Glycine riboswitch aptamer from uncultured Nocardioides sp., 96 nucleotides, folded computationally. RNAcentral holds the sequence, with entries from MGnify. Taxonomically the source falls in Nocardioides (Bacteria, Actinomycetota, Actinomycetes, Propionibacteriales). It matches the Rfam family "Glycine riboswitch aptamer". Rfam links the family to the GO term glycine biosynthetic process. The model forms 90% of the base pairs in the Rfam consensus.
[in-house]
RNA sequence: CUGUGCGGGAGAGACUUCGACUCCUGCUGAUGGCGGGGUCGGAGCGCCGAAGGGGCAAAUCCUCCCCGGAACCUCUCAGGCGCCAGGACUGCACGG
Numbered sequence: 001c002u003g004u005g006c007g008g009g010a011g012a013g014a015c016u017u018c019g020a021c022u023c024c025u026g027c028u029g030a031u032g033g034c035g036g037g038g039u040c041g042g043a044g045c046g047c048c049g050a051a052g053g054g055g056c057a058a059a060u061c062c063u064c065c066c067c068g069g070a071a072c073c074u075c076u077c078a079g080g081c082g083c084c085a086g087g088a089c090u091g092c093a094c095g096g
Base pairs, nucleotide, nucleotide: 001096002095003094004093005092006091007090008089013045015044016043017042018041019040020039021038023037024036025035026034027033028032046081047080048079052077053075054074055073060068
């Protein structure tokens, strides 16, 4: 320096709409209809930055020029915005 295992690990709508469900539930005289909840998929707008990706300064052998020149800075392509998962970075252990 790097890999593996275990642990810690933030931010931002569980928004709006359409459809589906052999799901749950309420009303109704009901085989039916309507409403609510949940899940999944599509679309729309808003937002986040800590997988990855892109961009840039100074220092940088005497002067000048050119090239190179980082990031949790920045862009938001990707990714993410209930939970799960992911997750830069980090602690311990083991290995190369």